[in-house]
Molecule: transfer RNA
Organism: Patescibacteria group bacterium
RNA sequence: GGGCUCAUAGCUCAGUUGGUAGAGCAUCUGCAUGGCAUGCAGAAGGUCGCAGGUUCAAAUCCUGUUGAGUCCA
Numbered sequence: 001g002g003g004c005u006c007a008u009a010g011c012u013c014a015g016u017u018g019g020u021a022g023a024g025c026a027u028c029u030g031c032a033u034g035g036c037a038u039g040c041a042g043a044a045g046g047u048c049g050c051a052g053g054u055u056c057a058a059a060u061c062c063u064g065u066u067g068a069g070u071c072c073a
Base pairs, nucleotide, nucleotide: 001072002071003070004069005068006067007066010025011024012023013022019056027043028042029041030040031039049065050064051063052062053061
């Protein structure tokens, strides 16, 4: 220098041809207990790495770019 893969909640990850962004764990609140753990119910938490483009509509498609991994030279 070139090819490929990945980037989504605090963490680990889904998101099946473009149509309301989700799960588990963690956090907070409530119930239950004399208290803790476990359990049950609920809540908060995201401008989907960044910047553009296409579209009525983009996490998803296109272009550029940043970072990580891997292969080739």